[in-house]
Molecule: TPP riboswitch aptamer (THI element)
Organism: Actinomycetospora chiangmaiensis DSM 45062
This record gives sequence, C1' cells and structure tokens, in this order.
RNA sequence: UACGGGAGUCCGGGCAACGGGCUGAGAGGGGACCUGGCGGUCCCGACCGUUCGAACCUGAUCCGGAUCAUGCCGGCGCAGGGAA
Repeated sequence: UACGGGAGUCCGGGCAACGGGCUGAGAGGGGACCUGGCGGUCCCGACCGUUCGAACCUGAUCCGGAUCAUGCCGGCGCAGGGAA
C1' cells in the first nucleotide's frame, strides 16, 4: 500500500435522544440513504487480522461453568471455511 473482519450485553431514560456498568484491541467516532416504526444498508474513521492464517464466519437456538445479563470464560477446535 492492498485486502479481510466485528461492533455484544445489562441498567437508567417519554424506552427516543442520551448517560452509565461489564468484557474486549475495538462495542453509535463522523456522514448518507431506506422504513410508519422496530430496524436495515452504504461510506469514512479507529481497532484487529492477512496463509507461520482462532481476526472473523459456519456448526450454534450446541455443551459445561460463571454472571443481573452477554461468545463473559472454557470446550467444541491438529472440525469446515477464511483475507498479499
């Protein structure tokens, strides 16, 4: 430089805006569009990862433990995919 990827959960709140707690590298930082609304999509940024690949996705509405709750922790996992 290019490419890949995720953004959860709980509480308060006219449940909206917004504020706060937890884990984490990162959990609305900025902008646009669609929708009656819930919500969804796209762009930029930050962050993580790129074959020596557990970033991330699938299995999975999975199993065990912990928690107010959650992929919060462990297993699954020399399983299948996965970006120079």